[in-house]
Context: one part of a larger RNA
RNA sequence: UUGGGUUUAAAGGGAGCGUAGACGGGAUGUCAGGUCAGCUGUGAAAGUCUGCGGCUUAACCGUAGAACUGCAGUUGAAACUGGCGUUCUUGAGUGCGUUCGAGGCAGGCGGAAUUCGUGGUGUAGCGGUGAAAUGCAUAGAUAUCACGAAGGACUCCGAUUGCGAAGGCAGCCCGCCAGCCCGCUACUGACGUUGAGGCUCGAAGGUGCGGGUAUCGAACAGGAUUAGAUACCCUGGUAGUCCGCACGGUAAACGAUGGACACCCGCCGUGGGCGACAUACAGUCCGCGGCCAAGCGAAAGCGUUAAGUGUCCCGCCUGGGGAGUACGCCGGCAACGGUGAAACUC
Repeated sequence: UUGGGUUUAAAGGGAGCGUAGACGGGAUGUCAGGUCAGCUGUGAAAGUCUGCGGCUUAACCGUAGAACUGCAGUUGAAACUGGCGUUCUUGAGUGCGUUCGAGGCAGGCGGAAUUCGUGGUGUAGCGGUGAAAUGCAUAGAUAUCACGAAGGACUCCGAUUGCGAAGGCAGCCCGCCAGCCCGCUACUGACGUUGAGGCUCGAAGGUGCGGGUAUCGAACAGGAUUAGAUACCCUGGUAGUCCGCACGGUAAACGAUGGACACCCGCCGUGGGCGACAUACAGUCCGCGGCCAAGCGAAAGCGUUAAGUGUCCCGCCUGGGGAGUACGCCGGCAACGGUGAAACUC
C1' cells in the first nucleotide's frame, strides 16, 4: 500500500522467445462504447450544511432549502479515446550488394610442455622447505640424449581489441548453421513496444549410465608447524577435472544499474563500414573506452553506452534478527531447487 523507491542504504527477475493483457505513427471518412452537455425519473426518513423559528440560552427540537458528487432513460456534440473502412511511409520488417568477428555445431590436423615406457651416457644423491621430514634412489634415481605411447590444454600474437541475449567464446584447416553493422532505397504498409503465466538456454561444482584418465587434485594417508592443528606448508592420492547421452538449474549469473523509444554542450582514443586520386586533415553510421558542460545524486559518483529530461510495459522492496528457516505444495534419481511464513526478540 491510490505513496515513495530499486549502482553502493531493503529492492532489477541469470538470459532470451513469446501467450493473455497493457501501451502504441501520419491523413481521412463513418459509428457513437468511453467522454462531454441539456432534460426526465430515481437517489426513503433520520443524519450533514445553510436560512428561519420554539424551549430564558445551549444541548435538544420544529420547519424550509441545499447537498446526496450516484444510477437509469432520453435528446444531442464529435475534439480526444475506442470500433469499422480507405490511404501514407518516417516506426518495424523484407530484398539486393559489400564486409566483419575467440558467435554456434561437427570433423580433421599441429607443435611445445607434462607423465609414463624402452635403450644409451653417467654416479650418488634427488626432491622439497622458513628450516626440515615423509617420499624417490646403488634392483642405478635426479641430470642428459634418442625413440615410442597417452591424455589434456592451446605459449607468443593479445589489446585499454572483437563476437554473443545471457551463461560464455582463443592453436590451425575445412564443412554446415546463425548474427550485427554499413551501403542502395526496390518491396510490404504500423505488421510495433513490453510481457503475468508458459517454453527454451543457462559458469563452476554435483548426479545417472558408458568410455577415458597425462596433469592438477576435494576426500583420505603420511611428514612438518603448533599448546593443539581434524588447517595454512610438504610428499603421495581417490572422486572429479576430459568425451558421449541424460538430469540438475544455482552464482559477487555484476555494469551489484530490466527492456523499448525520443530529446539534451563538447573534447580525446580506438574496432567495422561508407565516401575521396590520396601516404594529410576532416565528414557520416554502428560499436568499445577515457575526460567533462548542463542536469541529477546523501555522497562516492553518473554524465548521448545516464544514475539527465520524458513516455510505455514488466520484475522487485517496505526496520534488524528469527530465515531464505519451518510447514504445505510443485519439481528432482539424489544432492537439492522453486514458492515462502509465524511465534519470539531488539
Molecule: small-subunit ribosomal RNA, central domain
Organism: uncultured bacterium